[in-house]
Context: one part of a larger RNA
Molecule: large-subunit ribosomal RNA, domain VI
Organism: Dehalococcoidia bacterium
RNA sequence: CGCUGGAGAUUUGAGGGGAGCUCUCCUCAGUACGAGAGGAUCAGGAGGGACAGACCUCUGGUGUGCCAGUUGUUGCGCCAGCAGCAGUGCUGGGUAGCCAAGUCUGGAGGGGAUAAGCGCUGAAAGCAUCUAAGUGCGAAGCCCACCCCAAGAUAAGAUCUCCCACCGGGUUAACCGGGUAAGGCCGCAAGUAGACUACUUGCUUGAUAGGCGGCGUGUGUAAGCGGAGUAAUCCGUUUAGCUAAGCCGUACUAAUGGCCGAGGC
Numbered sequence: 001c002g003c004u005g006g007a008g009a010u011u012u013g014a015g016g017g018g019a020g021c022u023c024u025c026c027u028c029a030g031u032a033c034g035a036g037a038g039g040a041u042c043a044g045g046a047g048g049g050a051c052a053g054a055c056c057u058c059u060g061g062u063g064u065g066c067c068a069g070u071u072g073u074u075g076c077g078c079c080a081g082c083a084g085c086a087g088u089g090c091u092g093g094g095u096a097g098c099c100a101a102g103u104c105u106g107g108a109g110g111g112g113a114u115a116a117g118c119g120c121u122g123a124a125a126g127c128a129u130c131u132a133a134g135u136g137c138g139a140a141g142c143c144c145a146c147c148c149c150a151a152g153a154u155a156a157g158a159u160c161u162c163c164c165a166c167c168g169g170g171u172u173a174a175c176c177g178g179g180u181a182a183g184g185c186c187g188c189a190a191g192u193a194g195a196c197u198a199c200u201u202g203c204u205u206g207a208u209a210g211g212c213g214g215c216g217u218g219u220g221u222a223a224g225c226g227g228a229g230u231a232a233u234c235c236g237u238u239u240a241g242c243u244a245a246g247c248c249g250u251a252c253u254a255a256u257g258g259c260c261g262a263g264g265c
Stems, first nucleotide, its partner, number of pairs: 001152001005163007015149004021049007033038001051106005059100004066093005071086006110144003117137004164264001166178004183260004187203005208254003211250005218242002224237005
């Protein structure tokens, strides 16, 4: 821009893409078959491998603004206590998120038309013949079915809901201009989204982010003081102190505002 008024939702599916794998064991049954050795079809059930998708409850990994320990050195006047630097200084753990080695799920089942093949009826050719007319079965393959995209499918589809038939100019015709409606966009606070854009939530009629409060989680018992010990250190106060991205709450801070948008060939 188009889809012949303007919008907001929900869809149909022309068409396209993906997936499609496989093994072992048990029962049937040591049965059918076979002299024996051996050993099924069919049917039912169980457990795997690889691959794929989703997810983070569990098991773990990571977790550079979480907690603790610790070395050297510099600084805060000194002690104590802290901070900076040394690959996050190093080491032990670890929330959310992300992730796999973790968890769950998938290939199925079914229908249609067929291939090789197997048939029925059956002539040409009094027989025979699956084929010539006719007709039935028959594959991990084909078309559906399963998952995803999809009306720019210009053949531009469908359903539901909302807004209404304004004002001025005009040969009262096309059309032009204007303020609006439903609604949308810009802007702003953000994230379940993300390279940008897009998408999603919120914008005071507000929990969108930060802060604050509570909870959870992690770390593992802070500082100060008291006590014991010559001291290193230990004990008590103390399951302490601190605590990111998590959950719930709370307007304290920041979400000021502006613009566009039909009148129906």